[in-house]
């Protein structure tokens, strides 16, 4: 320089055109305990950016930018 794969809570994965984007650890409050752990209860937190197609995009196209990995 080309090619391929890849980006969704603080982490680690669902969701593959249809909704109110789901959980699992973490976190933060509650209630239990003398007091803490564990186990229960609630709640907070994400779609890399920018446009295109669509009635309708997390999914599908283009660019862009981060990661990987192959060539030279």
């Nucleotide at each position: 320089g080309c090619c391929c794969c890849u980006g969704u809570a603080g982490u680690u994965u669902a969701a593959u055109g249809g909704a109110u984007a789901a959980a699992a650890c973490c976190a933060a409050g509650g209630a239990c305990u003398c007091c803490u752990a564990a186990g229960c209860c609630u709640u907070a937190a994400a779609u890399g950016c920018a446009g295109g197609u669509u009635c309708g995009a997390u999914u599908c196209c283009u660019g862009c930018c981060g990661g990987g990995g192959g060539c030279a």
A computed fold for a 72-nucleotide RNA from a bacterium, annotated as transfer RNA. Its Rfam family is "tRNA". It is annotated as a transfer RNA. From the family's description: Transfer RNA (tRNA) molecules are approximately 80 nucleotides in length. Its mean pLDDT, the model's own confidence on a scale to 100, is 82. The sequence was found in a public genome assembly.